[in-house]
């Protein structure tokens, strides 16, 4: 020097006048102090919170899905293993079960799963049969590769090719076995044993089986684990006006069924609709799984001690204009019960760790 | 705020337990017709809202966004 990874930070600044919204003070007139994010946003998951009276079981729906560990909890964070994928730093990974079952598997192919013969080989004039080594189909077709020598008397069907039984003989615990993965070896895959390391996914190394059977569970479904429903327009009090009614349809309710305890109800109660009136105030509601710095465990997410800070609260719903000075001329975008993450959008900039590549020392 | 529900031709819909996308209408050509409608017979016309993931394979399964639309206030 260049090309890249991966982490973090900022989001004009600084002053002046006027304005807006909440809070203290004060009779007021004023004065003080406060006042948008890193996503406030999508509402995608997780909980506080609060009503469904309260509790236990099961079914059923629904979410999850490699080990471990943070966390109030999560599907989220962090550390590690498998898998892909990059020269690499590094990313990405809904990653448990296919020998419980069910159900797909188009086209194309001879055959798409207790398989099957188009080509080829083999017999045969031929019709046809046989054969499973190679060949062609496809996303998938009963590992893969390379070296050795061994392989059979007789009998039965048949034109033969072949096909069935088969002493010995190979290999055996039984079994199997005939030019085939049928024996030995050797290495990669795969599965089963044990040893070693680890807290466990797992990983090594040794032996052992010729390897009886593809793939899809983000297709039903089978195993583990988690979950009761509703949402601040949830509730709560106050205050005004009303016809303090009508219909239907259930009977026991108690926000999916289903049982059990227990509670509460009888001019009761629950649903759907018709009609009426109101369109108002208080509360929830802002000190909190708070933020900030040190420091102490842990590789980290993160815990914990200790000092410090108070940090929007509206309801037509506030935070904006104007001037001035400076610079790289400013992107997305704006609370609405609150927190923890996900996701998504953002102009430009800076910082710190690493990896390739080129040159030179 | 909060909780649903929807997006397939030019309009209105169907296909959604995976396999080459279809219907009516409209449009366009030729037939009939003196012409036009209307009838017959033909054509065209779509990356199923966008992007990603599962699978051989995605309109369809799953996940993020984008646009649409509908519902919910108290009293008695």
């Nucleotide at each position: 020097c260049u090309a890249g990874a991966c982490g973090g930070c900022c989001a004009g600044a600084u002053g002046a006048u006027c304005g807006c919204g909440g809070g203290g003070c004060g009779c007021a007139a004023g004065c003080c102090u406060c006042g948008a994010g890193g996503a406030a946003a999508g509402u995608c998951c997780g909980g506080a919170c609060u009503c469904c009276a309260u509790u236990g079981g099961g079914c059923a729906c629904g979410g999850u899905g490699g080990c471990g560990g943070g966390u109030a909890a999560c599907a989220c964070c962090c550390g590690c293993c498998g898998a892909a994928g990059g020269u690499g730093a590094c990313u990405u990974u809904a990653g448990g079960g296919a020998a419980a079952g069910u159900g797909c598997c188009a086209c194309a192919g001879a055959g798409a799963c207790u398989a099957u013969a188009c080509c080829g080989c083999c017999c045969g004039c031929a019709a046809g049969g046989g054969u499973a080594a190679g060949g062609g189909u496809g996303a998938a077709a009963a590992g893969g590769u390379g070296c050795g020598g061994c392989c059979a008397a007789a009998g039965g069907c048949g034109a033969a090719a072949g096909c069935c039984u088969g002493a010995a003989g190979c290999u055996u615990a039984a079994a199997g076995u005939a030019a085939g993965a049928g024996c030995g070896c050797a290495c990669c895959g795969c599965g089963c044993u044990g040893c070693u390391g680890g807290u466990a996914a797992c990983a090594g190394c040794a032996g052992u089986g010729g390897c009886a059977g593809g793939g899809c569970a983000a297709a039903c479904c089978c195993c583990g684990c988690c979950g009761g429903g509703a949402g601040c327009a949830a509730g709560a009090c106050c205050a005004a006006a009303u016809a303090g009614g009508g219909a239907u349809g259930g009977u026991g309710c108690g926000c999916g069924c289903c049982c059990a305890a227990c509670g509460c109800g009888a001019u009761a109660c629950c649903a759907u609709u018709c009609g009426g009136g109101u369109a108002g105030g208080u509360u929830g509601c802002a000190c909190g799984a708070g933020g900030u710095g040190u420091g102490u465990g842990g590789c980290g997410a993160c815990a914990u001690a200790c000092a410090u800070c108070c940090c929007a609260g509206a309801u037509g719903a506030a935070u904006g204009a104007u001037c001035a000075u400076c610079c790289u001329c400013g992107a997305c975008a704006a609370a609405a019960u609150c927190c923890g993450g996900c996701u998504u959008a953002c102009c430009g900039g800076c910082c710190g760790u690493c990896u390739g590549g080129c040159a030179a020392u | 705020g909060a909780u649903c529900g929807c997006u397939u031709a030019g309009c209105u819909c169907a296909g959604c337990c995976g396999g080459u996308a279809g219907a009516g209408c409209a449009a366009c050509u030729g037939a009939c017709u003196u012409u036009u409608a209307a009838u017959c017979a033909g054509u065209a016309g779509g990356u199923c809202g966008a992007g990603a993931g599962u699978u051989c394979g995605a309109a369809u399964c799953u996940c993020u966004c984008a646009g649409c639309g509908a519902u919910c206030a108290c009293c008695a």
Predicted 3D model of RNase P RNA and transfer RNA as a complex of 437 nucleotides. Its mean pLDDT, the model's own confidence on a scale to 100, is 76.